[in-house]
Parts: sequence; structure tokens; C1' cells
RNA sequence: CACUUAUCAAGAAAGGCAGAGGGUCAUGGCCCUGUGAAGCCUUAGCAACCUCUUCCGCCGGCAGGCGGAAAACUGGUGCUAAUUCCAUCCCGACUAAAAUCGGGACAGAUAGGUC
Repeated sequence: CACUUAUCAAGAAAGGCAGAGGGUCAUGGCCCUGUGAAGCCUUAGCAACCUCUUCCGCCGGCAGGCGGAAAACUGGUGCUAAUUCCAUCCCGACUAAAAUCGGGACAGAUAGGUC
């Protein structure tokens, strides 16, 4: 990088360096930003995907496996403005038409698995 599975309405910020952009790309909106953007570093925190720990159930002759719950003491990640900031494509509800609302697709992010 590719494929696949799950989740994406909740949660959690200070300091230092740096110096103009940022919210993945495009378009349109809306927003953040010299009261300091991106990026890097430190510390702190959130969360519970994997791991670790405990408990329960099932399978198994054993080794162990599968499922569920709890916890956040271990380790691997991730995350810490706004729903993945919103819309774009399709379908539906409502409507005179809009607006609005709901569902899905596409894309993306993170984690697990496979090669």
C1' cells in the first nucleotide's frame, strides 16, 4: 500500500520552540487563528481497539479456544474546537415550492485481522 471487520452525537489542555495558516483533497458554506495557525517537544488528561488483570458462561481428554461483564495497575496505538464542523450523490417524510428532518452510498479517520 491492498483486502476485510468494528466504531465514528460522548469524552479529554497546559507549557516551550516556531511564525501563517488551519478545519484530509475539490466546490460552496460556516468557523478557528498574531489574545499566535500548521509542525515539533514536554507534561497532563480522555477513551477502552488490542494487550494485561479479575469474574461468569460454553466447548475441549489436556493444552487451550469462543462469548460476555468489570476495571484502567502493564504494554502498543489513538485522541484532547465545532457530529468525521456542515452540504455535495441516491432514497424517503413533509411542502404549492422551499426550508427542515430521517436513512443510505461515496470518501475519510482510528483500531483489530490477513497477505
Predicted 3D model of a 115-nucleotide RNA (SAM riboswitch aptamer (S box leader)) from a Bacteroidota bacterium. Its mean pLDDT, the model's own confidence on a scale to 100, is 79. It was read from a public genome assembly, where an Rfam model found it. The organism belongs to Bacteroidota, within Bacteria. Of the family's consensus pairs, 94% are formed in the model.